[in-house]
RNA sequence: UCUCCGAGGAGCGUUGCAACGAACCGCCAGGUUCGCCAGGCUCGGGGGUCACACUGCAACGGCGCUCGC
Repeated sequence: UCUCCGAGGAGCGUUGCAACGAACCGCCAGGUUCGCCAGGCUCGGGGGUCACACUGCAACGGCGCUCGC
């Protein structure tokens, strides 16, 4: 940092910012419209990725000389 799970009292209705999706415009950035939408926040746990610090380990390897096959 991403993702999954859990917790944060329960039910019904409603609005629609962000995110997401679609269409259109645009060189890009991005913009417009429509749709969806009230766990997107905090905490805990699992998994993935990246960076830093410490520690351990394998293989290969320039040029010159000698020896062996």